RNA sequence: CUUGUGUUUCGGGGUCGGUGAAAAUCCGAGCCGGCGGUUAAAGUCCGCGACCCGCGCAAGCGGCUGACGAGGUGAAACUCCUCGACCGACGGUCAAAGUCCGGAUGGGAGGAACACGUU
Numbered sequence: 001c002u003u004g005u006g007u008u009u010c011g012g013g014g015u016c017g018g019u020g021a022a023a024a025u026c027c028g029a030g031c032c033g034g035c036g037g038u039u040a041a042a043g044u045c046c047g048c049g050a051c052c053c054g055c056g057c058a059a060g061c062g063g064c065u066g067a068c069g070a071g072g073u074g075a076a077a078c079u080c081c082u083c084g085a086c087c088g089a090c091g092g093u094c095a096a097a098g099u100c101c102g103g104a105u106g107g108g109a110g111g112a113a114c115a116c117g118u119u
Base pairs, nucleotide, nucleotide: 004116005115006114007113008112009111010110015029016028017027018026030099031098032088033087034048035047036046037045043086044085052063053062054061055060068084069083070082071081072080090102091101092100
């Protein structure tokens, strides 16, 4: 008792109308959903990333971090079908933001390809 090193590349989506002096923020109706896992496919099951806070020169570590039910099918589904719900950081704004602007041509969970090895 297999499995490393290096390089390259990819890696977040979403609006109209109404009222009003002023709102893509209110009202009405829409639309969107990172990554890995899960005997069957997930925004709401498990875990991770990012944002934010603390410690640290740094790597990193710790903390914080939203939301689902019913029925049906089936060997198996809180993941599919039907119906009905719910959630969405921080700063900005002549009016209150998941959807506008911004940090962000950033960061990143991770995916892919190639090369060289190992078993």
FMN riboswitch aptamer (RFN element) from Flaviflexus ciconiae, 119 nucleotides, folded computationally. The coordinates come from a structure-prediction model, not an experiment, and the mean pLDDT is 86. The RNAcentral record of the sequence draws on Rfam.